[in-house]
Molecule: transfer RNA
Organism: bacterium
RNA sequence: GCGCCUGUAGUUCAGCUGGAUAGAACAACAGAUUCCGGAUCUGUAGGUCGGGGGUUCGAAUCCCUUCAGGCGUACCA
Numbered sequence: 001g002c003g004c005c006u007g008u009a010g011u012u013c014a015g016c017u018g019g020a021u022a023g024a025a026c027a028a029c030a031g032a033u034u035c036c037g038g039a040u041c042u043g044u045a046g047g048u049c050g051g052g053g054g055u056u057c058g059a060a061u062c063c064c065u066u067c068a069g070g071c072g073u074a075c076c077a
Stems, first nucleotide, its partner, number of pairs: 001073007010026004019057001028044005050066005
């Protein structure tokens, strides 16, 4: 240099062939319970779907570009 993979909540990950409100678990916060804590139960909040652009009635999903990380490979010496 070229090719491929990954990027979604604080963390780890789902998301079928493009379809209407983007979810789960854990963590956080509040409450219940408890002498207190832990555990357990209930509830709440939390998202530029890496960024930008495009296609479409509609994009996490398709296309282009770019950023970050990883893997493979080629060349030079």